[in-house]
Context: one part of a larger RNA
RNA sequence: AAUGAACGCUGGCGGCGUGCCUUACACAUGCAAGUCGAGCGAGGCCAGGGGGCAACCCCUGAGUCGAGCGGCGAACGGGUGAGUAGCGCGUGGGUCAUCUACCUCGAGGUGGGGGAUAACCCGGGGAAACUCGGGCUAAUACCGCAUAACAUCUACGGAUCGAAGAGGGCCGCAAGGCUCUCGCCAUGAGAGGAGCCCGCGUACGAUUAGCUAGUUGGCAGGGUAAUGGCCUACCAAGGCGACGAUCGUUAGCCGGCCUGAGAGGGUGAUCGGCCACACUGGAACUGAGACACGGUCCAGACUCCUACGGGAGGCAGCAGUGGGGAAUUUUGCGCAAUGGGCGAAAGCCUGACGCAGCAACGCCACGUGGAGGAUGAAGGUCUUUGGAUUGUAAACUCCUGUCAGCAGGGAAAAAGCGAAUCGACCUAAUACGUCGGUGAGUUGAUUGUACCUGCAGAGGAAGCCCCGGCUAACUCUGUGCCAGCAGCCGCGGUAAUACAGAGGGGGCGAGCGUUAUUC
Numbered sequence: 001a002a003u004g005a006a007c008g009c010u011g012g013c014g015g016c017g018u019g020c021c022u023u024a025c026a027c028a029u030g031c032a033a034g035u036c037g038a039g040c041g042a043g044g045c046c047a048g049g050g051g052g053c054a055a056c057c058c059c060u061g062a063g064u065c066g067a068g069c070g071g072c073g074a075a076c077g078g079g080u081g082a083g084u085a086g087c088g089c090g091u092g093g094g095u096c097a098u099c100u101a102c103c104u105c106g107a108g109g110u111g112g113g114g115g116a117u118a119a120c121c122c123g124g125g126g127a128a129a130c131u132c133g134g135g136c137u138a139a140u141a142c143c144g145c146a147u148a149a150c151a152u153c154u155a156c157g158g159a160u161c162g163a164a165g166a167g168g169g170c171c172g173c174a175a176g177g178c179u180c181u182c183g184c185c186a187u188g189a190g191a192g193g194a195g196c197c198c199g200c201g202u203a204c205g206a207u208u209a210g211c212u213a214g215u216u217g218g219c220a221g222g223g224u225a226a227u228g229g230c231c232u233a234c235c236a237a238g239g240c241g242a243c244g245a246u247c248g249u250u251a252g253c254c255g256g257c258c259u260g261a262g263a264g265g266g267u268g269a270u271c272g273g274c275c276a277c278a279c280u281g282g283a284a285c286u287g288a289g290a291c292a293c294g295g296u297c298c299a300g301a302c303u304c305c306u307a308c309g310g311g312a313g314g315c316a317g318c319a320g321u322g323g324g325g326a327a328u329u330u331u332g333c334g335c336a337a338u339g340g341g342c343g344a345a346a347g348c349c350u351g352a353c354g355c356a357g358c359a360a361c362g363c364c365a366c367g368u369g370g371a372g373g374a375u376g377a378a379g380g381u382c383u384u385u386g387g388a389u390u391g392u393a394a395a396c397u398c399c400u401g402u403c404a405g406c407a408g409g410g411a412a413a414a415a416g417c418g419a420a421u422c423g424a425c426c427u428a429a430u431a432c433g434u435c436g437g438u439g440a441g442u443u444g445a446u447u448g449u450a451c452c453u454g455c456a457g458a459g460g461a462a463g464c465c466c467c468g469g470c471u472a473a474c475u476c477u478g479u480g481c482c483a484g485c486a487g488c489c490g491c492g493g494u495a496a497u498a499c500a501g502a503g504g505g506g507g508c509g510a511g512c513g514u515u516a517u518u519c
Stems, first nucleotide, its partner, number of pairs: 001518003005515005012366001014364004018359002020324001025322003029319003034072003039069002043065003046061006079277003088202008098194003103190004108185003111145001113143002120135006151160003165182007203249003210240003215237004220232003252274004256267004279300005302313004330356001332355003338352001339350004369399004379390004403460001405455005413446001416442002420438006463508005468489003474503005484491002
């Protein structure tokens, strides 16, 4: 000088930050990932219309609700640091050895069929979780056929591979046609992302000296998006090591942060990048992407429910609880902003995030008043008893009004969304739609906050450590090697500036000391 600090005494206010470093211990409760009706069928409610005496039935819908099929997301975002001394990370390269959903640009296509199944209805089993059978039905769900520019393979002859529709407008009796938007299929390129490989660097121990059989290399095959002993069979006998292999211990790595004149040393909280993990161990499925925190299966430990047959669970998400500990916060508000998912959009979801709460935990800022005021009051302390000091300090007089308090006014953060309307583009079209302009109206958790004005009145706001030397600051009383102090030297045994109290003084100040750790 510094700290994610803790402890003791003390404590007015604001801004900005920070806040389980220990048990990767166990977790009650709530929330943290949904969304799309412009992919699909059916149902409830509501509204309108029609039929019926009524119960009720039918049709329609910018309506609404909860399930189901289907699509996209759920692999992001958020947490933690256990493991890991490793191509894990950092840095620089390679990939002619690779993949990439959504997005952007380019060029091509989107024809014609089929069989199911949930929901629903009926029936059965079970305490429950859930599950079984029969029947009906739809799709942008599933499966063939055709078409193959491009693509893949090729013996250069050829072979192989795809698709799905939805919404709006106009014309039409209809069938259908034209058109716009969003999709779908195959494909080229890009952007961003990811996988793999390599050079160099990356803690301590030799009281760890030898280690290694898929081991090292080859050939063939398998596997993968892809190289490779990644895996398998066969062949060879190699490979690493005092330039420290192997083993053991410790540890996530980095940008950074702290210190220091620097070199260096220490460190890896918050923020950012990468990695690893998700009760413990193992495994794959789905998918563009996982071997998947809030998915599945198996085993284990633990907890819970049970009708004892069987089931359920995983806070190292945000709060919160117990426990551990010297020690670390609210079971708060809001999606208004930023960002993300879905959606054509409106919008919905979002403990990411934005805010508020608690804590002097840190940094910074402000205040606790200002000026005058000598009979140098009283009181205290000391005294050589003359006085000295506390001390302009107080009283007293005149002021000011920061902060806190009360009252009134009151932002920015808002961009968007959007009825209507104008222009351009598209088009057969003055539809629809898209883009741009104007724009009634409308959106703030924080918050009646920041800020401004007024009111009253010095009123509500100072402590902590030290005073032997180092080291700024001295006397009295008490105690008597006792009680005690102490960072080092050392003080204390009757005149203690070193213990305790008091007066005085010094330092810092909403803090001051102590402890711990680093330089």
Molecule: small-subunit ribosomal RNA, 5' domain
Organism: uncultured Acidobacteriota bacterium